């Protein structure tokens, strides 16, 4: 130093042809129990990695930069 892929709730991850962001496990609260797990029922949680640009409008399209994983290639 080229190429490709990821970046989204606390975690694993879905949203693809731009129209107000979701689900599963997890927390909180309750209910059930003598009590605990299971269960069920309710709720919280997010500048969609960061900056800009296009648009009425952007997680989505562009453009730079971070990070990280993976191939390839020069030095020494």
């Nucleotide at each position: 130093g080229c190429u490709g892929g990821a970046u989204u709730a606390g975690c694993u991850c879905a949203g693809u042809c731009g129209g107000u962001a979701g689900a599963g496990c997890g927390c909180c609260u309750g209910a059930u129990u003598c009590g605990u797990a299971a269960u069920c029922a309710u709720g919280a949680g997010g500048u969609c990695g960061c900056g800009a640009g296009u648009u009425c409008g952007a997680a989505u399209c562009u453009c730079g930069c971070a990070u990280c994983c993976a191939g390839c290639u020069c030095c020494a």